[in-house]
């Protein structure tokens, strides 16, 4: 001088990401309770074994009366952030679906590991009550940010392409040569 996925500290993107409270509309006249009718032997996720309801009518199915919630939306406030968060695979532990093995299905938590820079929009998938929103896949439009590129006095502005393990300041250590 200052090579570098080097390490610490403060930041930027934008309709920018997550949490938490109220309130609001949906959820829904639904789930559930109970009564009457109809029918009629099994019903409690699956098999095993148990216990429990059940001709005093379980179950299904329609009518009467009553009648919730929650996930998830919109709005205010109000706080933690900038891989903020979110997803998928693995793998621990935890909860429910009557108990108990063994599956299934769901639901929270971590740990590892891969992917996406933000946001909207159309479009299949998938989750939901849902023409809402989420979440993955595509595609498009838009912003930032770095490189390269031509033009340009400079700034804007244009074209290509790349990822957040990025970018931008400042500080530290620190080869070869």
């Nucleotide at each position: 001088a200052g090579u570098g996925a080097g390490g610490a500290u403060a930041g930027a993107g934008g309709c920018g990401c997550g949490g938490a409270u109220g309130c609001a509309a949906a959820g829904a006249g639904u789930a559930u309770a109970u009564u009457c009718c109809a029918u009629g032997a099994a019903g409690g996720u699956g098999a095993c074994a148990g216990c429990c309801u059940g001709a005093u009518g379980a179950g299904u199915g329609g009518g009467g009366u009553a009648g919730a919630a929650a996930g998830g939306u919109g709005u205010a406030u109000u706080u933690g952030c900038c891989g903020a968060a979110g997803u998928g695979a693995g793998u621990g532990a935890u909860u429910g679906c009557c108990u108990g093995u063994c599956a299934g299905c769901a639901u929270u938590c971590g740990c590892c590991u891969a992917c996406u820079g933000g946001a909207u929009u159309u479009u299949c998938g998938u989750u939901g009550a849902a023409g809402a929103a989420g979440c993955g896949g595509a595609a498009a439009u838009u912003u930032g940010u770095c490189a390269g590129g031509a033009a340009c006095u400079a700034u804007u502005a244009c074209c290509u392409g790349g990822a957040g393990a990025g970018c931008u300041a400042u500080c530290c250590c620190g080869a070869a040569g």